[in-house]
């Protein structure tokens, strides 16, 4: 330089004409004139929150989340910034990514198949002793029983080695070395690291059940609210009226509250409409001052979709970019083609996660020239 | 738009941590003089990618595709 992966940042501009749709004006209406009109993800609907209802939103128990530390924020399965583990590269140093990262010393269950055993280990091995029985009379079978050093099976066998020790043997004992709990005293707000003392050595498994420590009410703009419009206070069974049917507080038990022109099925009539909520807000944009950073603060400026079967297009043209193909063989000029890629708002916001054509960067592996 | 379910051969399922039952279909072979019936064999990367676990169809996370449900 160029190819491959793995991540960031962007995600085309402009003019004319002819729609579409909101807002103001204007007009009796038709229309006119002027301004506005898609994202980074509008989207998966996976966390979180504003905002409305449920009664004025309780309390136990089930239920769900969430899980190193400190910070940041309306809040968070989210960010920052640290630790400690792991992975790739490398002699290191570091450089890059990644963690559902709390506890298996609370209990209970699982570990298929192989294997003596899958967590109260004796199947082969090895053994002083003791019993029985043979005989070559100190040997072998055969039980009692001691032994986790080898050995085989498995994803996994009871810390690892070295030495003492024993009949064999063993963390039984000693030293190192590794893990973990406790405790001092040091650096740090912490988590932790690094040191020293003691003590134990318990196989995975908590994206099994659980424990522990915090949190959590639900139900989502088709929440809610108000007007307009039509209809039958239609009919039938059944159960009620305060000693109370039946309902609401998500599940449940308890408190609470509502409830009589009532409720519960069945059948029957009617309606499918407008308008609020709905866009000026945890906004945007610049530069400033604080923070390592995620954010935070004053200031200065801007107003920047609001439809409802649902608008935001379409045709040219120029720039711009990319491809081709020629004089050139870098640069540069002509000439022809392409306008792209994911994707499209339906209360709003803050993230995550999934998609993404080109271009633009970082980081790594390879390849080929130079030096 | 907002709440939830399902995805296992051709079609209908079962299983829900330890070798993927079971019907109907299709294929082959047996039987028959030829067919039915019957009897025997046969074919699944559990939607797709990650992760946990010694092991995933199952248990999580994301994606995909269908599907019900609420004015």
């Nucleotide at each position: 330089a160029c190819u491959a992966c793995a991540g960031g940042c962007u995600g085309g501009g402009u003019u004319a004409u002819c729609g579409c749709u909101c807002g103001u004006a204007u007009g009796a209406a038709a229309g006119u004139a002027c301004g506005g009109g898609a994202g980074g993800a509008a989207a998966g609907u996976c966390c979180g929150g504003a905002c409305a209802g449920c009664a004025a939103a309780g309390a136990g128990c089930a239920g769900c989340g969430u899980a190193c530390c400190g910070g940041c924020u309306a809040a968070c399965u989210g960010c920052c910034g640290g630790g400690u583990c792991c992975c790739g590269u490398g002699a290191a140093a570091g450089c890059g990514g990644g963690a559902a990262c709390a506890g298996a010393u609370a209990g209970u269950g699982c570990c298929a198949c192989a294997g003596a055993a899958a967590a109260u280990a004796a199947c082969c091995g090895c053994c002083a002793u003791c019993c029985c029985a043979a005989c070559u009379u100190g040997u072998u079978u055969g039980g009692a029983g001691g032994u986790a050093a080898g050995g085989g099976u498995g994803a996994a066998a009871a810390u690892g080695u070295a030495g003492a020790g024993u009949a064999a043997g063993a963390g039984c004992c000693u030293a190192c070395a590794c893990u973990u709990u406790a405790u001092a005293a040091u650096g740090g707000u912490a988590a932790c690291a690094a040191u020293g003392u003691a003590a134990a050595g318990g196989g995975g498994u908590a994206a099994a059940c659980c424990u522990u420590a915090c949190g959590c009410g639900c139900u989502g703009a088709a929440a809610u609210g108000u007007c307009a419009a039509g209809u039958a206070a239609g009919u039938g069974u059944g159960c009620g009226a305060u000693u109370g049917a039946g309902g609401c507080u998500g599940g449940u038990u308890c408190g609470g509250c509502c409830g009589a022109u009532g409720c519960a099925c069945a059948u029957g009539g009617g309606u499918u409409g407008a308008c609020a909520g709905c866009u000026a807000g945890a906004g945007g944009u610049g530069a400033u001052g604080c923070g390592u950073g995620a954010g935070c603060a004053g200031c200065a400026u801007c107003c920047c979709a609001g439809a409802u079967a649902a608008a935001u297009g379409a045709u040219a043209g120029c720039c711009a970019c990319c491809c081709c193909g020629g004089g050139a063989c870098c640069a540069u000029c002509c000439g022809g083609g392409g306008u792209u890629a994911c994707a499209g708002a339906a209360u709003c916001c803050g993230g995550c996660u999934u998609a993404u054509a080109g271009g633009u960067u970082u980081g790594u592996a390879g390849u080929u020239g130079u030096u | 738009g907002c709440a939830c379910c399902c995805g296992u051969g051709g079609c209908c399922a079962a299983g829900c941590g330890g070798u993927a039952a079971g019907g109907c279909a299709c294929a082959g072979c047996u039987c028959u003089g030829c067919a039915a019936a019957a009897g025997c064999u046969g074919g699944a990367c559990c939607a797709g990618c990650a992760g946990u676990u010694c092991g995933a169809a199952u248990c999580u996370g994301c994606u995909c595709g269908g599907g019900u449900g609420c004015u």
Molecule: RNase P RNA; transfer RNA
Organism: Flavipsychrobacter sp.